[in-house]
Context: one part of a larger RNA
Molecule: large-subunit ribosomal RNA, domain II
Organism: bacterium
RNA sequence: GCCAACGAGUUCUAGCAUCCUGCGGGCUAAAGGCGCGAGCCUGGAGCCGCAGGGAAACCGAGUGUGAAUAGCGCGUUUGUAGGAUGCUAGAGACCCGAAGCCAGAGCGAUCUACCCAUGUGCAGGGUGAAUGGUGUCGAAAGACACCAGGAGGCCCGAACCGGUGAGCCGUUCAACACUCUCGGAUGACAUGUGGGUCGAAGUGAAAAGCUAAUCGAGCCUGGUAAUAGCUGGUUCUCUCCGAAAUAGCUUUUGGGUUAGCGUCGAAUGUUCCCAGGGGGGGUAGAGCACUGGAAGGUCUCGACAGGGCGAAAGCUCGCGAGACCUAUCAAACUCCGAAUACUCCUGGUUAAAAAUUCGGCAGUUAGACUGUGGGGGCUAAGCUCCAUUGGUCAAAAGGGAAACAGCCCAGAUCUCCAGUUAAGGUCCCUAAAUCUAUGCUAAGUGCACUUAAGGUGGUGGAAAUUCUCAAACAAUGAGGAGGUUGGCUUAGAAGCAGCCAUCCUUUAAAGAAAGCGUAACAGCUCACUCAUCGAGAGUUUCUGCGCCGAAGAUAAUCGGGGCUAAGCAUAGUACCGAAACUGAGGACAGUAUUUUUCUUCGGAAAAAUACCGUGGUAGGAGAGUUUUCGUGUCUGCGUUGAAGGCGAAGGGGUGACCCACGCUGGAGCGUCACGAAGUAAGAAUGUUGGC
Repeated sequence: GCCAACGAGUUCUAGCAUCCUGCGGGCUAAAGGCGCGAGCCUGGAGCCGCAGGGAAACCGAGUGUGAAUAGCGCGUUUGUAGGAUGCUAGAGACCCGAAGCCAGAGCGAUCUACCCAUGUGCAGGGUGAAUGGUGUCGAAAGACACCAGGAGGCCCGAACCGGUGAGCCGUUCAACACUCUCGGAUGACAUGUGGGUCGAAGUGAAAAGCUAAUCGAGCCUGGUAAUAGCUGGUUCUCUCCGAAAUAGCUUUUGGGUUAGCGUCGAAUGUUCCCAGGGGGGGUAGAGCACUGGAAGGUCUCGACAGGGCGAAAGCUCGCGAGACCUAUCAAACUCCGAAUACUCCUGGUUAAAAAUUCGGCAGUUAGACUGUGGGGGCUAAGCUCCAUUGGUCAAAAGGGAAACAGCCCAGAUCUCCAGUUAAGGUCCCUAAAUCUAUGCUAAGUGCACUUAAGGUGGUGGAAAUUCUCAAACAAUGAGGAGGUUGGCUUAGAAGCAGCCAUCCUUUAAAGAAAGCGUAACAGCUCACUCAUCGAGAGUUUCUGCGCCGAAGAUAAUCGGGGCUAAGCAUAGUACCGAAACUGAGGACAGUAUUUUUCUUCGGAAAAAUACCGUGGUAGGAGAGUUUUCGUGUCUGCGUUGAAGGCGAAGGGGUGACCCACGCUGGAGCGUCACGAAGUAAGAAUGUUGGC
């Protein structure tokens, strides 16, 4: 891991509600008697009900309060016993699960800690203390040398004890080992045997170490099914309805409780909803009349900081305040002011639909995204907090969005190899247009969403305006002159360093010169004009689609192939496309009508028809299936083969499941009615067994 078996809402006592049955006032309890037993008899003590109100006296269909005859509060009646079901309370209380707490003249020092008694062990080598002896020197104290000696929590290093570093092992050789390395190794050493001390206690050169692989309180047994607001698990079927993730309180925030929202029953009967009409409002917007903010201007005022000029007076730039004008801003501004929403009245459709009240039973109180209006944040977040009792998911499958709880379409009763559509699509993958019409794009832009500021003589459209066959714009040819080198200045200044002036003439036209250039001239252009040419040219604004901006790790993506449309825009016609809608045929629930049967006359059951409905977690309600046992029943079945097992394929039922048939098996088993439960297994790191 798999298989099999076992494995979780039970029982008692009270209470409430619903249903059934008996009686109409209901019922007995303990106890006693009888009986093999099931049970029957006696037993009215007592309990509930028949009247309530008041603290009470007390009064009584009333009573309490009160001065009250007022007002107000509570009342003005039917049940009761048993059984079943649901729930609540107390009990282990649906099952399994702690770490823990306490108790016991309970068990442990064969491990280990310390102690006591008695034994044992420590290769070899080194160093060479005290002390002694001899000698030399010395006056002496003494010194030195040599020889002997053999001290030490001395040195090196085996046994022995330990366990430093690394490796190895880490389903191991081993619940701490192995290999190399390393520390102590005559000592506060190591060790054998026997003995002593223990659970709030021992022992401890002290680490809360050790006290039998157990120690911040051992083990065993008991209290004990401790408690667990926590996690996990909780076993057959079908039908009807179907939530919540909010508010208040809470040593409360992952728990409760009350309300809200679900369901079931009863009552009321349209109260729900929709339309019309009447209301109040101060939001969105807007505005500046108040309160404040803030920009520009004009004016006025001032014991107005400061800068500049000036000898000063003062002038100027500024500073502060106010008034007015222009243009503005505001959640805590309003001269104004919607849409919605809320509320009252009136009227109305639907009745398979709602609402309200009372009662039984809940679950929920971790919500998520999305649209809209906001707060926080960075007008960041798949962020966070509200509102909208908006939508979806949660608890919703199907189609679309490549894939994708919360987006778009649409709500799956069942069957069908029938049809029509929605969103979205129609070249191939891939069902359906290589559809029609008109444009745009040349960038593979783009082909679902997704990129900025800024730049762009890429290209399309629209508008305004200027010039133009009396010839525009561009290009080419020619001219671009004279007074004059204007005057001043200057070494020079001649159109072109600088200052002043900027005229006149000839002309088709030509500046006392727009640029380059020279030391100054010269020289080259320009403005301006003519000719050639011959039809549009220029400027500005708005706008469509592009381009650059644009750097990443697979060639790496439009879902892919690929596409110049199979891209983008506008208009249109077809078609495809879902569990939607329709068609055909079934099932079930509800309402209404009709018929039949039964009836305690309240009603119940069945059938037919019409309409309407049947996604579903938590959860509520209803109806069934299976297993074991009991009572009765079939005067049931069975060696001519029971139960059980195997066999997808027959038959019945919506289903749980039931009935046949064949093989196996070899002795018991079933139908129907009712009753009673150790009544259903896939999950609990479930338990036991097997493989």